Predicted 3D model of a 319-nucleotide part of an RNA (large-subunit ribosomal RNA, domain IV) from a Candidatus Saccharimonadota bacterium. Rfam family: Bacterial large subunit ribosomal RNA. Its family is annotated with structural constituent of ribosome and ribosome in the Gene Ontology. The RNAcentral record of the full RNA draws on ENA.
Context: one part of a larger RNA
């Protein structure tokens, strides 16, 4: 010096990306007491506080309680056995996952919705027989999306998809056979072949967004200024509604204002010129929950100021 461990004056997060790590304030039981919020169940063991041994007597079935007394620094006398609080994001929740760097905000989920399926079901496996679906029958089964609950879910059908329609156009094999070629003495044989006829599909006509998807630009205008309810114009299938918004989304940006700090690129509350939110690729809220992400606080401490001492085992030196 390294590893593991124990103790530490005064201070107490000043350490650090970050209280990482460590300490233990707390811990068991009894009694008291317990907020916001809430889906009225919870939150909650919230938080916070007090007590705890032994002996004698009494009460009681007992747990236990009352009175008196005794000892210690210390009575849940050892060990074991939650640190807590206040905000915000995400996901409702319990659950699942990258065996061996990711446990999560990812997956799943109950619930919602669309669509297919009438039973020899749809769908899946299989050259097939057959089997699953299902010894089920639309309150059932398959597939897609969303993801508890609450309030909601706007506009666009031009493109793509799907569904419906059948008048017309196009169109294969097949049907048809005008005509033409070869051959034959002839009958005939053979080759080719126009018109016409001829399904689905496509073109066409409608519908459909919890189908794939999309949801504008420029110029001017109010009696300070600024701004523009208003007006004009171009384009579009239609020009983003409610709600939210520097967001896990904001480039400029440490935006601006407020709060918290002596001091805050993080955090919280607002503002809105949203580079580039937005409504089941769901929008906004939300009690409870979380080895989740992030900010603050109380308590506590060798994380630190700043290091010291001690033990064991290494390394090293000598043997």
């Nucleotide at each position: 010096c390294c590893u593991u461990u124990g103790c530490u004056a005064a201070g107490g997060a000043a350490c650090u990306c970050g209280g990482c790590a460590a300490u233990a304030c707390a811990g068991c039981g009894u009694c008291c007491g317990u907020a916001a919020c809430u889906u009225a169940g919870g939150g909650a063991u919230a938080a916070g506080g007090a007590c705890u041994g032994c002996c004698u007597u009494g009460a009681g079935c007992a747990a236990u309680c009352a009175a008196g007394g005794c000892c210690g620094c210390a009575g849940c006398g050892a060990a074991a056995g939650a640190a807590c609080c206040c905000g915000u994001g995400c996901g409702a929740c319990u659950g699942u996952u990258u065996a061996u760097u990711a446990a999560a905000a990812a997956c799943a989920c109950a619930g919602g919705u669309c669509u297919c399926u009438g039973c020899u079901a749809a769908c899946a496996c299989g050259a097939a027989a057959g089997u699953g679906g299902a010894u089920g029958u639309a309150u059932a089964g398959g597939g897609g999306c969303u993801g508890a609950c609450a309030c909601c879910u706007g506009c666009c059908c031009g493109g793509u998809g799907c569904c419906g329609g059948a008048a017309g156009g196009u169109u294969a094999a097949g049907g048809g056979g005008a005509g033409a070629g070869c051959u034959u003495a002839a009958c005939g044989g053979u080759u080719u072949g126009a018109a016409c006829u001829g399904a689905a599909g496509c073109c066409c006509c409608g519908g459909u967004g919890a189908a794939c998807g999309g949801c504008g630009g420029c110029g001017g205008u109010a009696a300070c200024u600024c701004u523009a309810a208003c007006c004009g114009u171009c384009c579009u299938a239609a020009g983003g509604u409610a709600g939210c918004g520097a967001a896990g989304u904001u480039c400029c940006u440490u935006g601006u204002c407020g709060g918290g700090u002596a001091a805050g690129u993080u955090c919280c509350g607002a503002c809105c010129c949203g580079c580039a939110c937005g409504a089941a690729u769901g929008g906004u809220g939300u009690a409870a929950c979380g080895a989740u992400a992030u900010g603050g606080g109380u308590a506590c401490u060798g994380u630190c100021u700043c290091a010291g001492c001690a033990a064991a085992g290494g390394a090293c030196u000598c043997g």